Predicted 3D model of a 350-nucleotide part of an RNA (small-subunit ribosomal RNA, central domain) from an uncultured organism. Model confidence (mean pLDDT): 85 of 100. The RNAcentral record of the full RNA draws on ENA, Greengenes and SILVA. Its Rfam family is "Bacterial small subunit ribosomal RNA".
[in-house]
Context: one part of a larger RNA
RNA sequence: CUGGGGGUAAAGAGCGUUGAGGCGGUUCCAUAAGUUGGGCGUGACCGCCCCUGGCUCAACCCGGGGAGGACGUUUAAUACUGCGGGACUUGAGGGCAUCAUAGGGAGGCGGAAUUCUCAGUGUAGCGGCGAAAUGCCUACAUAUCUCGAGGAACACUACUGGUGAAAGACGCCUCCUGGGCUGUGUCUGACGCUGAAAGCGAAAGCUAUGUGAUCCAACGGGAUUAGAAUCCCCGGGUAGUCCUAGCCGUAAACGAUGGAUGCUGGGUGUGAGGGGUAUAGAUCCCCUCCGUGCAGAAGCUAACGCGUUAAGCAUCCCGCGUGGGGAUUACGGCCGCAAGGCUUAAACUC
Numbered sequence: 001c002u003g004g005g006g007g008u009a010a011a012g013a014g015c016g017u018u019g020a021g022g023c024g025g026u027u028c029c030a031u032a033a034g035u036u037g038g039g040c041g042u043g044a045c046c047g048c049c050c051c052u053g054g055c056u057c058a059a060c061c062c063g064g065g066g067a068g069g070a071c072g073u074u075u076a077a078u079a080c081u082g083c084g085g086g087a088c089u090u091g092a093g094g095g096c097a098u099c100a101u102a103g104g105g106a107g108g109c110g111g112a113a114u115u116c117u118c119a120g121u122g123u124a125g126c127g128g129c130g131a132a133a134u135g136c137c138u139a140c141a142u143a144u145c146u147c148g149a150g151g152a153a154c155a156c157u158a159c160u161g162g163u164g165a166a167a168g169a170c171g172c173c174u175c176c177u178g179g180g181c182u183g184u185g186u187c188u189g190a191c192g193c194u195g196a197a198a199g200c201g202a203a204a205g206c207u208a209u210g211u212g213a214u215c216c217a218a219c220g221g222g223a224u225u226a227g228a229a230u231c232c233c234c235g236g237g238u239a240g241u242c243c244u245a246g247c248c249g250u251a252a253a254c255g256a257u258g259g260a261u262g263c264u265g266g267g268u269g270u271g272a273g274g275g276g277u278a279u280a281g282a283u284c285c286c287c288u289c290c291g292u293g294c295a296g297a298a299g300c301u302a303a304c305g306c307g308u309u310a311a312g313c314a315u316c317c318c319g320c321g322u323g324g325g326g327a328u329u330a331c332g333g334c335c336g337c338a339a340g341g342c343u344u345a346a347a348c349u350c
Base pairs, nucleotide, nucleotide: 005320007304008303012318014200015199021194022193023192025088026087027086028085029084031082033081034080035077036076037075038074039073040072041071048066049065050064051063053061054060091191092188093187094186095184096183097182099180103177104176105175106174107173108172109171110154115149116148120144121143125136126135163168205247206246207245208244210242215240219236221234222233258317259316260315261314262313263312267294268293269292270291271290273288274287275286276285299306300305323350324349325348332343333342334341335340
């Protein structure tokens, strides 16, 4: 490289948008570049095939003939691909009419709970555990009650529920804003698919400011233990957790399953729509489209399992793997304030 692969054995990039490139619907005309046939030329030597010959045979070697990928040129063919032109509507997009939504951003408001402050009631304990102790408390705690302060998070509704490309996103209201489904078949007429960089990207971490109720790495204290800074448990507690601006760019970033399109039995739930039937009246019966689940036919799979939301049957494009360790490495480069990230070997060894 080929072949054959990637849910779990090595292997799908965390995610989408886009450039180049690759690939691309139906039909007609033209062309003849790719493609296909014929002619001519070339196709060294060696080798290969055939026919002789030489070493006692063979391998090996000599001579003669032939085939030969590919290339050039000429002529012809036109199914497919390409190029040029015309048309079409089913792919794609727009319009119109609905629908659902924790999609994003900004501002405001609300009630419960924890903690704290002042005051009242009230008195000796509270708290905590397997059991305790540290701790708090007569300078009046815990409990209870009224007002107040402040920060953070939004019980119930609530769900195999809905939404977003992913990360993610749930109290209520207002403003700005993105995408999607359904119906219609009104418009454009292949405008499509895939796809680097730039972009987005949980938590932790970093820089600078603010905030700081709760929880809480680090760090003390108490227990536990034969022993212990070492773990679990208890009592404290600073970074952090929150806001603003910027950085970081990684996760079991998971469906461990890249995207797009078409095809291939049915069954049963659920969410948002549309249509029909029956009726006085569809929440109820039937059909359909999009999403989301379950169990399963055929098929696939090493098995587990997957199974119209495929891991089935196919096509196109991208990314990835090629024995284990060495190696989430070294060196170099790029990025970063740093932590580190991205790219990525070899010796050696089994």